[in-house]
RNA sequence: GCUCGUCCAAGGCAAACCUAGUGAAAGCUAGGGACGCAAAGUUACCGGUCUAAGGGUAACUAAUUUAUAUACGUUCAUGGUGUAAAUUAGUAACUUAUGACAGCGGGACCGCCGAG
Numbered sequence: 001g002c003u004c005g006u007c008c009a010a011g012g013c014a015a016a017c018c019u020a021g022u023g024a025a026a027g028c029u030a031g032g033g034a035c036g037c038a039a040a041g042u043u044a045c046c047g048g049u050c051u052a053a054g055g056g057u058a059a060c061u062a063a064u065u066u067a068u069a070u071a072c073g074u075u076c077a078u079g080g081u082g083u084a085a086a087u088u089a090g091u092a093a094c095u096u097a098u099g100a101c102a103g104c105g106g107g108a109c110c111g112c113c114g115a116g
Stems, first nucleotide, its partner, number of pairs: 002116004012037002017032006035103001041109003045106003048101003054096004059091012072079001
């Protein structure tokens, strides 16, 4: 230096779950806790997965305004009812990462002990 993790030492990390905090959520942080891990160290570069606050699409509901129809009403006025459009709000659906996951795979960087 390369390959490997059968053997040795010192140790390391910590899934689920619980508690607290944080976040729209996914998730994250701290403490407890151990299913596992030789990179379960770092990194969202590639693929993948999760979430969808905000944005977009079309739908429905309501309100307001405007237009229009009316063999509806009337004290002849600016009312009722229907239809259409626009705006606003709400509902659920689909979609979207600028949010996440490194303990999903690959890549990049760094590293303990030992064996060959």

Source information: Model confidence (mean pLDDT): 83 of 100. This is a predicted structure of a 116-nucleotide RNA (c-di-GMP-I riboswitch aptamer) from Thalassotalea litorea. The organism belongs to Thalassotalea, within Bacteria. It matches the Rfam family "c-di-GMP-I riboswitch aptamer". Its family is annotated with cyclic-di-GMP binding in the Gene Ontology.